[in-house]
RNA sequence: AUCUGUAGCAUAAUUGGAUAAUGCAACUGCCUUCUAAGCAGUAGAGUAUAGGUUCGAAUCCUAUCAGA
Numbered sequence: 001a002u003c004u005g006u007a008g009c010a011u012a013a014u015u016g017g018a019u020a021a022u023g024c025a026a027c028u029g030c031c032u033u034c035u036a037a038g039c040a041g042u043a044g045a046g047u048a049u050a051g052g053u054u055c056g057a058a059u060c061c062u063a064u065c066a067g068a
Stems, first nucleotide, its partner, number of pairs: 002068004008024004017055001026042005048064005
């Protein structure tokens, strides 16, 4: 100097726009003699931290923290 930080894990969010999404994992039910697989459903994060700009911020700006 550059890049990254979003659910337990891995990633999205179309260059600011309304309830932050998907897969795996977890849980519940169905199915099965049982397990696995399959099918249906449920819950879980306000986005590393603190400020700022804006009607509105994961997204822009500043500082800090952690990692590469």